[in-house]
C1' cells in the first nucleotide's frame, strides 16, 4: 500500500418551547405542579420459525405443502456452530437447494447418421457369401455391400471412460500399464467421509429449482385473535293490566261525594262469562351493536462475574426495569464544535433470514 | 396491522407441464374513391416490472425486490 474476517457506534454539547406513559400532591371535573421513562440495527419486507388466543382434534392413513451431506445447538426453524465433499482465490478467506438418474415415466428446439443403442463422410475385405478376371484344377487376383468397425472427420450445450503401448483385414477395454468410475473387504471416524488392498473391463451419459422415489416435518386461522362490562333505537322471550279521563261541590290538607264521556280488534259461541290470536300499555330477563376495558408488555429480557463446551450455546450467582399509544407521543427553534451526519421510524411479543444505508472506531489476520 | 391477487407492443389481453413471443384495436405505406370513411394487402412497434440463481437454453421453474389492485374492523 492492497485486502479478509469479527465486534461496536449511528453527530455531540448547551439553552428554550412543546408531545406522551407512569408515580405523588392539589383540584368536584377539566386540569396544574414535581419526579421519572420515551424507536432501530434494520423498528422495513412479511420470507421462514415459535410463543399467545380461538376453532377443530382418540389414533392412524391418503392428499397438499415444505425440508434434503453429517453431527450438534435451540422453544422451533429454510437459522446458527463445528466437520465432510465440491468450486473460486497467491493468501487470509469466500461460495454451494450438497439425497436418489443400475424403480418407472418424460424432456433435449435447431444442427446432426444418431440425444440410447446410431452410421453421413470415412476405414477394411480376414472368415462365410455375391459379381468378375486368369487357370484343367487346387488356387491366385480385382470390385464392392444388404458384410465388418467406431479409430479419424463433421454436428451439437452434451456423442457411449482418458492417455500410451501392444494387437488387428480395419478396429475396438480386445489385452496390458497409469488415471477415472463401480463393487467388495479392511482400517480410522458417532457420522458424512477419507485412506489402503482386492476386483469388474465400463455393463451404469445429462436434466429431479420435470413428474416421481426415499427419509423427515407440518391441523386451520390470526391481537381487526380473543375475554369482560355494557347505552339509545329496533327486534326476541316472560309476566301482568282492563282501565281511566274531564268537570263541579265540600274540606286547611289527605281525601270524600255527585255528574258526564269511555271501557281495543278478530275468531269460537244464540248472548254474557270464558278461551285463543293479534294489537296497546307497564315491568322484568337474555343476546348482540355503539362505546369502554383487559389482552399490552417482567420477557426463550438486559448487564456483570464464574463454570462447562473448539464453537453455536448451556448452567449458576448478583444486579437492573428499559416505549406501550389508540388520530396514534418520541418533536421544533437558537448557538457552538467536528470527520458535516446515511437508511429509515415501534403498534401483541420473540428467534432468524433478506433488503436499504453517509460514514466512523476497535480487534484478529493475509499478500 | 393482517391476508390475497396482478405486472407481456401505445391500449386490452393470449402464451404455463422450458426451445426464435402472438391476436384485436391504434399507427404507417399502398390499393379502392372525385375526396373521406369503411374495406383489402403489407409493414413498423417488445429491457416479457428490476436483479440473481437452476438449465445447453427462462415470459415460463426457484429466490429476492419494486409498483399497482382487492378483502378483513
Nucleotide at each position: 500500500g492492497a485486502g479478509u474476517c469479527g465486534g461496536c457506534c449511528a453527530g455531540g454539547c448547551a439553552g428554550u418551547c412543546g408531545c406522551u406513559g407512569u408515580g405523588u400532591g392539589c383540584a368536584a371535573u377539566a386540569g396544574c405542579a414535581c419526579a421519572u421513562g420515551g424507536a432501530g440495527g434494520a423498528a422495513a419486507g412479511u420470507c421462514c420459525g415459535g410463543g399467545c388466543u380461538c376453532c377443530a382434534u382418540c389414533g392412524g392413513g391418503c392428499a397438499a405443502g415444505g425440508u434434503g451431506c453429517c453431527a450438534g445447538g435451540u422453544a422451533a426453524c429454510a437459522c446458527c456452530u463445528g466437520g465432510g465433499g465440491g468450486g473460486c482465490g497467491u493468501g487470509a478467506g469466500c461460495c454451494c437447494a450438497c439425497g436418489g438418474a443400475a424403480a418407472g415415466u418424460g424432456c433435449a428446439a435447431c444442427a446432426g447418421a444418431a440425444a440410447g443403442a446410431u452410421a453421413c463422410c470415412g476405414c477394411c475385405u480376414a472368415a462365410g457369401g455375391g459379381c468378375u478376371g486368369c487357370g484343367c484344377a487346387a488356387g491366385c487376383g480385382g470390385c464392392a455391400a444388404c458384410g465388418g468397425c467406431a479409430a479419424g472427420g463433421g454436428u451439437g450445450a452434451a456423442a457411449u471412460g482418458g492417455u500410451g503401448c501392444g494387437g488387428u483385414a480395419a478396429g475396438a477395454g480386445c489385452g496390458c500399464a497409469c488415471c477415472g468410475c463401480g463393487c467388495g473387504c479392511g482400517u480410522g471416524g458417532c457420522a458424512a467421509c477419507a485412506c489402503g488392498c482386492g476386483u469388474g473391463g465400463c455393463a451404469c451419459g445429462g436434466c429431479a429449482a420435470a413428474c416421481c422415489c426415499c427419509a423427515c416435518c407440518u391441523g386451520g386461522a390470526g391481537c381487526a385473535a380473543g375475554g369482560c362490562c355494557a347505552a339509545a333505537u329496533a327486534g326476541g322471550g316472560a309476566a301482568g293490566c282492563g282501565a281511566g279521563c274531564g268537570g263541579c261541590g265540600c274540606g286547611c290538607a289527605a281525601g270524600c261525594g255527585c255528574c258526564g264521556c269511555g271501557a281495543c280488534a278478530u275468531g269460537u259461541g244464540g248472548c254474557c262469562c270464558a278461551c285463543a290470536u293479534g294489537g296497546g300499555c307497564u315491568u322484568c330477563c337474555g343476546g348482540g351493536u355503539a362505546g369502554g376495558u383487559c389482552g399490552c408488555u417482567a420477557g426463550a429480557g438486559g448487564u456483570g462475574c464464574g463454570c462447562g463446551g473448539c464453537g453455536a450455546c448451556g448452567c449458576g450467582c448478583a444486579u437492573c426495569c428499559c416505549a406501550g399509544a389508540g388520530g396514534a407521543a418520541u418533536g421544533g427553534c437558537u448557538g457552538c464544535c467536528c470527520a458535516a451526519g446515511a437508511c429509515a421510524g415501534a403498534a401483541c411479543c420473540c428467534g432468524g433470514c433478506u433488503u436499504a444505508a453517509c460514514g466512523g472506531c476497535c480487534g484478529a489476520c493475509u499478500c | 396491522g393482517c391476508c390475497g391477487g396482478a405486472g407481456u407492443a401505445g391500449c386490452u389481453c393470449a402464451g404455463c407441464u422450458g426451445g426464435u413471443a402472438g391476436a384485436g384495436c391504434a399507427g404507417c405505406u399502398g390499393a379502392u374513391u372525385u375526396g373521406u370513411a369503411a374495406u383489402c394487402a403489407g409493414c413498423u412497434g417488445g429491457u416479457c416490472g428490476g436483479g440473481g440463481g437452476u438449465u445447453c437454453g427462462a415470459u415460463u421453474c426457484c429466490c429476492u425486490u419494486c409498483u399497482c389492485c382487492g378483502g378483513c374492523u
Predicted 3D model of RNase P RNA and transfer RNA as a complex of 440 nucleotides.
The prediction has a mean pLDDT of 79.